[in-house]
Transfer RNA from Rastrelliger kanagurta, 72 nucleotides, folded computationally.
It matches the Rfam family "tRNA". The family's RNA type in Rfam is transfer RNA. Its family is annotated with triplet codon-amino acid adaptor activity in the Gene Ontology.
The prediction has a mean pLDDT of 84.
It is recorded under the gene name trnW.
RNA sequence: AGGGACUUAGGAUAGCAGUCAGUCCAAGAGCCUUCAAAGCCCUCGGCAGGGGUGAAAAUCCCCUAGUCCCUG
Numbered sequence: 001a002g003g004g005a006c007u008u009a010g011g012a013u014a015g016c017a018g019u020c021a022g023u024c025c026a027a028g029a030g031c032c033u034u035c036a037a038a039g040c041c042c043u044c045g046g047c048a049g050g051g052g053u054g055a056a057a058a059u060c061c062c063c064u065a066g067u068c069c070c071u072g
Base pairs, nucleotide, nucleotide: 001071002070003069004068005067006066007065010025011024012023013022027043028042030040031039048064049063050062051061052060
């Protein structure tokens, strides 16, 4: 330099155009308990950034950034 894959919550991951973006762990509140742990319940928190297509974009296209891999 060229090519490919990936980027979703504090961490791990699902969603591959269609109803409010979910799940687990973590964090916080409550219940339980003599206290705690475990368990139950509730809450918080997110689509890497920008642009485009489309009635509708996490999802499709382009650019940028980052991580990993391949070729020279």
The same sequence occurs in records of 2 taxa.